[in-house]
RNA sequence: AUACUUUUCCAGACGAUCGUCGGCGGAUUUAUCCGCGGGAGGAAAGUCCGGACUCCGCAGGGCACCGUAGCAGUUAACGACUGUCCGCCGUGAGGCGAGGAUUAGAGCAACAGAGACGAGCCGGCGUUAGGGUCGGGUGAAACGGGCAAUCUCUACGGGGAGCAACAUCAAAUAGGCAGCCUAUAGUUCGGCCCGAACUGGUUGCGGGUAGAUGGCUUGAGGCGGCAUGUGAAUGUCGUCCUAGAUGAAUGAUCGUCACUUCACUUCGGUGAGGAACAUAAUCCGGCUUAUCGGGAGAGUGUUCAG
Numbered sequence: 001a002u003a004c005u006u007u008u009c010c011a012g013a014c015g016a017u018c019g020u021c022g023g024c025g026g027a028u029u030u031a032u033c034c035g036c037g038g039g040a041g042g043a044a045a046g047u048c049c050g051g052a053c054u055c056c057g058c059a060g061g062g063c064a065c066c067g068u069a070g071c072a073g074u075u076a077a078c079g080a081c082u083g084u085c086c087g088c089c090g091u092g093a094g095g096c097g098a099g100g101a102u103u104a105g106a107g108c109a110a111c112a113g114a115g116a117c118g119a120g121c122c123g124g125c126g127u128u129a130g131g132g133u134c135g136g137g138u139g140a141a142a143c144g145g146g147c148a149a150u151c152u153c154u155a156c157g158g159g160g161a162g163c164a165a166c167a168u169c170a171a172a173u174a175g176g177c178a179g180c181c182u183a184u185a186g187u188u189c190g191g192c193c194c195g196a197a198c199u200g201g202u203u204g205c206g207g208g209u210a211g212a213u214g215g216c217u218u219g220a221g222g223c224g225g226c227a228u229g230u231g232a233a234u235g236u237c238g239u240c241c242u243a244g245a246u247g248a249a250u251g252a253u254c255g256u257c258a259c260u261u262c263a264c265u266u267c268g269g270u271g272a273g274g275a276a277c278a279u280a281a282u283c284c285g286g287c288u289u290a291u292c293g294g295g296a297g298a299g300u301g302u303u304c305a306g
Base pairs, nucleotide, nucleotide: 001302002301003300004299005298006297007296008295009294010293012257013256014255015254016253017252018251020039021038023036024035025034026033027032028031041277045288046287048286049285050284051283052282053162054161055160056159065158066157067156068155069154070084071083072082073081074080085099086097087096088095089094100153101152105151106150107147108146121136122135123134124133125132166214167213168212169211176205177204178203179202180201181200185199186198187197188196189195221240222239223238224237225236226235227234228233259274260273261272262271263270264269
């Protein structure tokens, strides 16, 4: 110089104006105004795996079903992550692995080959015959093996549903239960009376719905230092508070600067563009997928120069 490997970070900056959702303070006409301060992501996504939390279920054990699988560790937990052995790929840095068991049992094997999981077949020699002996030739594999990414066996793990969970408060209308009132009203049964049934008003109670509130964001939390450990990580000290909406806010415009592409250039610049993927909905740890561009650390191969 060039081609790569791996880990990790950023996701335009500042200012002005208008707007929007919470919080705090103030004012009043009580739902409006004013001021201050805050308001998406590395994936908020897919909802694939694991947990916290809530409700329901549940004596104990076993079967069935589902999942995981070298060995050792990390973790709240995991199918995640770390280290390491083995196998495969790569010149290498490095990458990938569905890597328990075939002496419990079953099943399977393309093409080629006479014969492919039952054992034995074909040819020669030899023999009364059989046993025997030598060879054949395909294939991954020819009688002793392979495949568990086929069933199976072994070990370990697994109750279900999910914040539209769940809890509290609680209208109007209709219906339910209980009391009271109308002082015997109306209708029906009946020839009439008694009687029976139904109907009205009002008060109270309780259930559910609309609606409201909680759950709700301080958390296995972020950042920095130190210690331990090869590492994932753990411990400790300091510091910070950083959305909580619900027909669902987090936006728009302008200016300056920065990044980047193309054209022109008097090499000072000028002009025209571009700026991704995507947007919380209980929270957290992972995985996977999408992503214009840019930066940093460590390492490898090749070539050139000294």